[in-house]
RNAcentral holds the full RNA, with entries from SILVA. Predicted 3D model of a 314-nucleotide part of an RNA (large-subunit ribosomal RNA, domain IV) from a marine metagenome. Rfam family: Bacterial large subunit ribosomal RNA. Rfam links the family to the GO terms structural constituent of ribosome and ribosome.
Context: one part of a larger RNA
């Protein structure tokens, strides 16, 4: 010096990307418990007090007894005793608040990732009437299932609450189709006959054509002018589209400019939270916005606590 431990004056996160690590809390009994809430919870919320030994008095239960009472166990109150300290060792939560994400329990990258990813109940759509649909197999056959639409398969969203706007022009899917196009084959014909070649007719699917469909893939504008301060524009004009982004949310896990502006928090804050919002490039089951409970999730703050640090020492 390193590794594993113990202790530490005063300060108490000043350390650091970040309280990482350590310290602190801890069991049981009694009291007490806010906001919020899906009224179940949150909750051991928070925050207090007690805990050992001796004595006295009382209560409950069991047992013996007719009973008084004895014995045993549990328990309440009061008085006293010792130590700095009575769950004295071991064991054994630090707590609270704001925001984001995901409802929750659960699952995952065996050996760098446990999560906001996957799953989930719930919601929606599609296919399917059973010799079904879907899957495996060249087939026979088998699975779903000895099930039957309150079922099975496939796809998306993902508890719950409030909701889920407009667009079918493109791509896809479904349905229809008097008609058009059209392969082989077949029929009829031409070249004197046969073959080959060639013309006409017939002709399925598909395509054309006509509709439907967005909780299908997806999409959801621009330019001018205008109110008696200014600013802004309910209003008007115009180009244009299939339709021009509704409700909601918004500097966001999405905002380039950006450390946006204002407020709160600090002595001081590219932080956090609350607002505003012209949103480079939010937005409604590629779900939108809320949300109690839950989380070895992300982030900020307060309190307690400490060798993380001042600053090191034994």
């Nucleotide at each position: 010096u390193c590794c594993g431990a113990u202790u530490g004056a005063g300060g108490g996160a000043a350390c650091u990307c970040g309280g990482c690590a350590a310290a602190a809390u801890a069991g049981c009994c009694c009291c007490g418990u806010g906001a919020c809430u899906u009224a179940g919870g949150u909750a051991u919320a928070a925050g207090g007090g007690g805990u050992c030994c001796c004595u006295g008095c009382g209560a409950u239960u069991g047992u013996a007894g007719c009973a008084a009472u004895g014995c045993a166990a549990u328990u309440g109150c009061a008085g006293g005793g010792u130590g700095c300290a009575a769950u004295u060792a071991c064991a054994a939560a630090g707590g609270g608040g704001g925001u984001c994400c995901g409802a929750c329990u659960g699952u995952u990258u065996a050996a760098c990732a446990a999560a906001a990813a996957c799953u989930u109940a719930a919601c929606u759509g599609a296919c399917u009437g059973c010799u079904a649909g879907c899957c495996u197999g060249u087939a026979a056959a088998g699975g779903u299932g000895c099930g039957u639409a309150u079922a099975g398969u496939c796809a998306g969203u993902g508890a719950c609450g409030u909701c889920u706007g407009c667009c079918c022009a493109g791509u896809g899917u479904c349905a229809g189709u008097a008609c058009u196009u059209u392969a082989a084959g077949c029929u009829c014909g031409g070249u004197u006959u046969c073959a080959a070649c060639u013309g006409a007719g017939u002709g399925a699917a598909g395509a054309g054509c006509u509709g439907a469909u967005a909780a299908a893939c997806g999409g959801c504008g621009g330019g001018a002018g205008u109110a008696a301060c200014u600013a802004u524009a309910a209003c008007u004009c115009u180009c244009u589209u299939a339709a021009g982004g509704u409700a909601g949310c918004g500097u966001a896990a999405u905002a380039c400019c950006u450390u946006g502006u204002c407020g709160u928090u600090u002595g001081a804050u590219u932080g956090a939270c609350g607002a505003c919002u012209u949103g480079c490039a939010u937005g409604a089951a590629u779900g939108a916005c809320g949300u109690a409970a839950c989380g070895a999730g992300a982030u900020c703050c307060c309190u307690u606590c400490u060798g993380u640090c001042c600053c090191c020492a034994a």